[in-house]
């Protein structure tokens, strides 16, 4: 060093369909009521809209989607894959900033599923993520022990790790 595996409280991603939730909720239309400020993430500026009534309240019509989620399929796979900064690019009226996408480099974390508290997103007690925590399970080392090429217990490390070929 190069190929091939293992680990499972659904092991990790994407992805089509279906349902459900979003939600009787935004836009949108009538009407009253009210009287001057709304929109475009935040600031300037610029542009739209507004006394032919604006933001806002009620009532009545009509009525979504998108993200996230469950399931059964497909496909790619075991740093699978997630998060975090950094750098470059694209979108956003213009500028600055933020947000959102994409790339980039074994830059740093982090074996692996649940669950428990905070925190953050998100409509949401669902579900992601992120720290912490003690348990489980996975594997290696070492040390005891057995019914002994197997199985328990016990300390401890961590994926740049472990096991098989070459």
């Nucleotide at each position: 060093g190069a190929u091939a595996g293992a680990g499972g409280u659904u092991g990790c991603g994407c992805u089509u369909u279906u349902c459900a939730u979003c939600a009787g909720u935004a836009a949108u239309c009538u009407g009253u009521c009210g009287g001057a400020u709304g929109c475009a993430g935040c600031a300037g500026c610029u542009g739209c809209a507004g006394a032919c009534g604006a933001a806002g309240a009620c009532a009545g019509g009509a009525g979504a989607a998108a993200g996230g989620g469950a399931a059964c399929g497909g496909c790619g796979c075991c740093g699978a894959a997630a998060g975090g900064g950094a750098u470059u690019g694209a979108a956003u009226g213009c500028u600055g900033u933020g947000u959102u996408c994409a790339a980039u480099a074994g830059c740093c974390u982090u074996g692996g599923g649940a669950a428990u508290g905070c925190a953050g997103g998100a409509a949401a007690u669902a579900c992601c993520u992120g720290c912490a925590u003690a348990a489980c399970u996975g594997u290696c080392a070492c040390u005891u022990c057995u019914u002994a090429u197997g199985g328990a217990a016990g300390u401890g490390g961590g994926g740049c790790g472990c096991u098989a070929u070459c």
The RNA shown here (Lysine riboswitch aptamer) has 166 nucleotides and comes from a sheep gut metagenome. Its Rfam family is "Lysine riboswitch aptamer". About the family: Riboswitches are metabolite binding domains within certain messenger RNAs that serve as precision sensors for their corresponding targets. The model forms 100% of the base pairs in the Rfam consensus. Model confidence (mean pLDDT): 79 of 100.